[in-house]
Molecule: transfer RNA
Organism: Methanothermococcus okinawensis
RNA sequence: GCGGAGGUGGCCCAGCCUGGUAGAGCGUCUGCUUGGUAAGCAGAAGGUCGCGGGUUCAAACCCCGCCCGAGGCU
Numbered sequence: 001g002c003g004g005a006g007g008u009g010g011c012c013c014a015g016c017c018u019g020g021u022a023g024a025g026c027g028u029c030u031g032c033u034u035g036g037u038a039a040g041c042a043g044a045a046g047g048u049c050g051c052g053g054g055u056u057c058a059a060a061c062c063c064c065g066c067c068c069g070a071g072g073c074u
Base pairs, nucleotide, nucleotide: 001073002072006068007067010026011025013023020057028044029043030042031041032040050066051065052064053063054062
């Protein structure tokens, strides 16, 4: 330089195709349970959906530009 895929709670990932209330698991916190831990059960908190702009009544999702990390080809 070329082309593809990716960026969403602390971590790892769905959701995007087909626009319409942002989610699961792990972790954290609280409670129950136990002689006490662990395990188990119940509940809660935690998000400018990488950044900016555009389209739209409405954008994580569609369009444009940029940034970042990993890998491939040359």